[in-house]
Context: one part of a larger RNA
Molecule: small-subunit ribosomal RNA, 5' domain
Organism: uncultured bacterium
RNA sequence: GACGAACGCUGGCGGCGUGCCUAACACAUGCAAGUCGAACGGGACUGGGGGCAACUCCAGUUCAGUGGCGGACGGGUGCGUAACACGUGAGGAACAUGACUUUCGGUGGGGGAUAGCCGGCCCAACGGCCGGGUAAUACCGCGUACGACCUGUCGGGGACAUCCCCGGUUGGUGAAAGCAGCAAUGCGCCGAAAGAGUGCCUCGCGGCCUAUCAGCUAGUUGGUGGAGUAAUGGCCCACCAAGGCGACGACGGGUAGCUGGUCUGAGAGGAUGGCCAGCCACAUUGGGACUGAGACACGGCCCAGACUCCUACGGGAGGCAGCAGUGGGGAAUAUUGCGCAAUGGGCGAAAGCCUGACGCAGCGGCGCCGCGUGUGGGAUGACGGCCUUCGGGUUGUAAACCACUGUCGGGAGGGACGAAUGCGCCGCAAGGCGAGUGACGGUACCUCCAAAGGAAGCACCGGCUAACUCCGUGCCAGCAGCCGCGGUAAUACGGAGGGUGCAAGCGUUGUCC
Repeated sequence: GACGAACGCUGGCGGCGUGCCUAACACAUGCAAGUCGAACGGGACUGGGGGCAACUCCAGUUCAGUGGCGGACGGGUGCGUAACACGUGAGGAACAUGACUUUCGGUGGGGGAUAGCCGGCCCAACGGCCGGGUAAUACCGCGUACGACCUGUCGGGGACAUCCCCGGUUGGUGAAAGCAGCAAUGCGCCGAAAGAGUGCCUCGCGGCCUAUCAGCUAGUUGGUGGAGUAAUGGCCCACCAAGGCGACGACGGGUAGCUGGUCUGAGAGGAUGGCCAGCCACAUUGGGACUGAGACACGGCCCAGACUCCUACGGGAGGCAGCAGUGGGGAAUAUUGCGCAAUGGGCGAAAGCCUGACGCAGCGGCGCCGCGUGUGGGAUGACGGCCUUCGGGUUGUAAACCACUGUCGGGAGGGACGAAUGCGCCGCAAGGCGAGUGACGGUACCUCCAAAGGAAGCACCGGCUAACUCCGUGCCAGCAGCCGCGGUAAUACGGAGGGUGCAAGCGUUGUCC
C1' cells in the first nucleotide's frame, strides 16, 4: 500500500459497488421452463342458429391428452482435475451442425394404428390391466427425384506419405404435411449446394511443490485386419512383433479449477484468481444408457449405496453447488420483498403467456467517493479545569454575546428521464395520425416554510514517530511492533489537563507485496 475481511470503541446523510472465504453439511415451505387451438381429435361450460323432440351446426372460454418447438440456453458451485483442462499459435486431404441467411428443385397417391374418450377390473398410495372405438404437421409402405449416398468407369486439375476437388456416364438406394385467409398470399414441409455461427478431434509452445518418489509400463509400444464413431486413433477386439517413457525428472506423493485480470513494485519480479468476462468440471455418492441437431442431461430416465419421508408392510416418494429461507459449522457474510415497465431468452402468425435471467427495492460503514455537523465578528482574555517559581501561564476567539447563511435531516406543493416497440386507422411504400403501456416511485429533481436548531469520535504523545506536564502506583498493578519501561521524584503502567494524527470513522488482528 492492499482486502469478499473479522473484532473493539464510536456513528449524521447520500451515490456507486459489494456481501458463506468455513460443512460440494442436511434441508421445512413457496417460486425458479414452458409455450403453441393458425398441427389434431375430444370432455366441460357459455352464447347464437336450425329442429316438435332426440339431436345437429357455428363461435368463444377452459381442461387434460396426441403432436411440434424449447427443457443441452439462461442460473449455481469449484468437489474433482497437474490434464490438450486452460492460454496462445497451427492443422483437420479425418469431422458434425436444429433454428438463421443465400441459391436450385420438389410438395403425387395410399394404408394401418394409438392416447384422449366409453365400458369393465385391480390397488392404501404411486399407479396399472382388459375390451371397444377415433384424429393429426404422429407412424408406415408405394410412385417420382437432380447435383445426395453406394458401386463400376472416362476425362481434367491439385497435393503435406494416406489422397482431395471438378465434370460426364452404368447399375442400385433414399423425400415430403399441411395450416390460416374470400382471395392475393403468408407460415410451414422434403431433397441438395453454399455461408455464418457453434461444436468435435490432433499437434507445437507456456504456467505448482517434492528425488526423504529413480526407475515406470502388458493394451503396455508398433503393425495387419476388423468392431465402433460425425470423424482420426489400442478408442475396442483378434493375430503378429517387442517395443514405449525416463535426471531436459518418467513413475509416485502433495497441492490446485485455468485465463483476461487483481494487489504490490521504479521496473524486473513476487503474490493472487472474490465480484465481472471467456473456457473447463460437477449437480446427494457411484455407474449406465435412452431421446435428440446437440446431453451421457442441476429442477429427465434406469440401477446400486447412504440418508429423509409415507405406508394398509405388499410397496412407494425425494435430491436448493437456482432465488429467498431454516438448522448446523464458524471470527464472519443479507429479504421466505416488488415487477416483467426496460434489456435478454423460450414458445406463438399475432395478441400474448412463461422467465428468482434480469430490472429494482430491503439489510450490513463491508469498500470507494461526495457532503454535513455552521459562517463572520467577539478580550478587561469571564467562570470552571489544569499547571505554577504564586508573579502568572494555559485551555482560548474557544464560550457567552451580536450579526448572518441554509447543504443534509424535517414539513408542504409540484413531479420526472428511463417508452418506444407493439396495437388500431390511412397509405403501394417511405411514412403519417390516434388510444395506451413504469416495478423502481409520489422516488430522483425543482420551489417554498421553519430553524444553529438534530449530527464527533477514535487512536496515540520514551526512541523509531508528529505530540508533555501533574497525580496515583512502587519489578506490584500493568505496558510492549522492536529496543525496552515499572524496585518512591515513571514524558513508557492507570487517571487527569494539555497536545499530535486521522475523521464518520478510528484502532487492533489476520493475509499478500